[in-house]
Context: one part of a larger RNA
Molecule: small-subunit ribosomal RNA, 3' major domain
Organism: Pinus tabuliformis
RNA sequence: UGACGGGGACCCGCACAAGCGAUGGAGCAUGUGGUUCAAUUCAAUACAAAGCGAAGAACCUUACCAGGGCUUGACAUGCCGUGAAUCCUCCCGAAAGAGAGGAGUGCCUUCGGGAACGCGGACACAGGUGGUGCAUGGCUGUCGUCAGCUCGUGCUGUAAGGUGUUGGGUUAAGUCCCGCAACGAGCGCAACCCUCGUGUUUAGUUGCCAGCAUUUAGUUUGGAACCCUGAACAGACUAUCGGUGAUAAGCCGGAGGAAGGUGAGGAUGACAUCAAGUCAUCAUGCCCCUUACGCCCUGGGCAACACACAUGCUACAAUGACCGAGACAAAGGGUCGCGACCCCGCGAGGGCAAGCUAACCUCAAAAACCCAGCCUCAGUUCGGAUUGCAGGCUGCAACUCGCCUGCAUGAAGCCGGAACCGCUAUUAAUCGCCGGUCAGCCAUACGGCAGUGAAUCCGUUCCCGGGCCUUGUACA
Numbered sequence: 001u002g003a004c005g006g007g008g009a010c011c012c013g014c015a016c017a018a019g020c021g022a023u024g025g026a027g028c029a030u031g032u033g034g035u036u037c038a039a040u041u042c043a044a045u046a047c048a049a050a051g052c053g054a055a056g057a058a059c060c061u062u063a064c065c066a067g068g069g070c071u072u073g074a075c076a077u078g079c080c081g082u083g084a085a086u087c088c089u090c091c092c093g094a095a096a097g098a099g100a101g102g103a104g105u106g107c108c109u110u111c112g113g114g115a116a117c118g119c120g121g122a123c124a125c126a127g128g129u130g131g132u133g134c135a136u137g138g139c140u141g142u143c144g145u146c147a148g149c150u151c152g153u154g155c156u157g158u159a160a161g162g163u164g165u166u167g168g169g170u171u172a173a174g175u176c177c178c179g180c181a182a183c184g185a186g187c188g189c190a191a192c193c194c195u196c197g198u199g200u201u202u203a204g205u206u207g208c209c210a211g212c213a214u215u216u217a218g219u220u221u222g223g224a225a226c227c228c229u230g231a232a233c234a235g236a237c238u239a240u241c242g243g244u245g246a247u248a249a250g251c252c253g254g255a256g257g258a259a260g261g262u263g264a265g266g267a268u269g270a271c272a273u274c275a276a277g278u279c280a281u282c283a284u285g286c287c288c289c290u291u292a293c294g295c296c297c298u299g300g301g302c303a304a305c306a307c308a309c310a311u312g313c314u315a316c317a318a319u320g321a322c323c324g325a326g327a328c329a330a331a332g333g334g335u336c337g338c339g340a341c342c343c344c345g346c347g348a349g350g351g352c353a354a355g356c357u358a359a360c361c362u363c364a365a366a367a368a369c370c371c372a373g374c375c376u377c378a379g380u381u382c383g384g385a386u387u388g389c390a391g392g393c394u395g396c397a398a399c400u401c402g403c404c405u406g407c408a409u410g411a412a413g414c415c416g417g418a419a420c421c422g423c424u425a426u427u428a429a430u431c432g433c434c435g436g437u438c439a440g441c442c443a444u445a446c447g448g449c450a451g452u453g454a455a456u457c458c459g460u461u462c463c464c465g466g467g468c469c470u471u472g473u474a475c476a
Stems, first nucleotide, its partner, number of pairs: 001476002003473003007470002010467004015460002019423003023419001026314008034305002042053001064300007073125001077124002079121005086103005092097001107114002127289002130287003136283002138278003141274001148187006154163003167178003193266004198234007208223002213220001237260001240254005316416001320375001322373001324371001326369001332363003337356002342351003382413001387408007429452002432449004
């Protein structure tokens, strides 16, 4: 100087407390461990691994296994020979890959040849998701959006170092004020950026409709007021009033205001820590393989199943289930696409097919909600697992191993031990909608969007984590 203390003082955080809802029990989904297997590819393992890499494993992907094949190679550059390329037919084969026959002869040219592409050959070489993240770059997690981490000069100490950065107040903040052997500065904080909340101006089509007409319908004239959309500005700064404070920084209360003390949310992550994670995104040193640890193909596996863990979904019902009728969103996607209306089908879906490169057409029905009916506390008209049969769709192909529909079947489950998690407001809880990936989809995931919409916060003694000062130390 640090680190540590079941030392002290002060302070903060959904850290506790006060509340609300979950998990832990059940069934299922997904991931992991374990076991099994020819293979169940690999990585990630307290917080900070486990719906994680994977924004989508039937083939492909695919890295794994079995079998069938190739050896200058699936891919790159250079050399030689040959044929344009390319297309069709037959034949062996599971395919990869061989074999045979035919069609075709293009472009540039100094007529030597050349370019692109295919086949054959020799060698330099290619190739490796093989190893090492404890050789590395880059990227990332974490402490933590915590308020810290340092430097120059000066002063001080023999020196390591100290001072500044401590102290008195204050703040979300090393934020600001005052004081001070310090005076300044940098990286962080804050602000500048984006979204939401108010208004003004401007622009009115595909969006809008107050008044006058018109229609089944903002449908059509028309209008630019309103709504909305896009752009540019304004607006909030403790500015103002009172109190308090040291006359300071600030704090408390009020007015006005759409918004008030960081208005709400996001992006933004200092110096360092964990030899944290990643050689399988990529790049890369060294080591290793080279008729194989490379490459191609078919089939299988990544989907196995006594069990254990994690994250979720659905429930156990009457604040409910079912049935009929009615209402109100936002944000997105669409031409290899979204697909209306109409017809067929109980339905998944099919047929025909208009419109739309989209404020125009379409996915599209929002659901919880409201009204009416029925069920009456039961393993039930709760719950839907499991299984049988019959179908639909995608795709070369749904056996291993897809999704969806109809009929039948109707398991566990009557609110969950110890323990443990999330959340302070348009939040929790609850209700639907959309998107990416994608032929299809195992999505109950992930990322967004709007609807309905609470309770509680006395307080900081205690648990956990953190900041600052101080003290002890046989630790570094």